[in-house]
Molecule: transfer RNA
Organism: Coccomyxa subellipsoidea C-169
RNA sequence: GCUUUCGUAGCUCAGUGGUAGAGCGUGCGUUUCGUAAGCGCAAGGUCCCGUGUUCAAUCCACGGCGGAAGCA
Numbered sequence: 001g002c003u004u005u006c007g008u009a010g011c012u013c014a015g016u017g018g019u020a021g022a023g024c025g026u027g028c029g030u031u032u033c034g035u036a037a038g039c040g041c042a043a044g045g046u047c048c049c050g051u052g053u054u055c056a057a058u059c060c061a062c063g064g065c066g067g068a069a070g071c072a
Stems, first nucleotide, its partner, number of pairs: 001071007010024004018055001026042005048064005
């Protein structure tokens, strides 16, 4: 330098054109003499950035940035 792939909640990941979820973690409640576990509830996201396509983009196209792999 070229090619492929990934980027979504604090962490690990799902989702796939119709407006975003799970597990763990965190907070509160319940329970206990107390703690943990269990159970219930809640908070937490400009879906990496920009442009385009579309009635509508996390999803499609192009460019950029960052991570990984391969080739030279």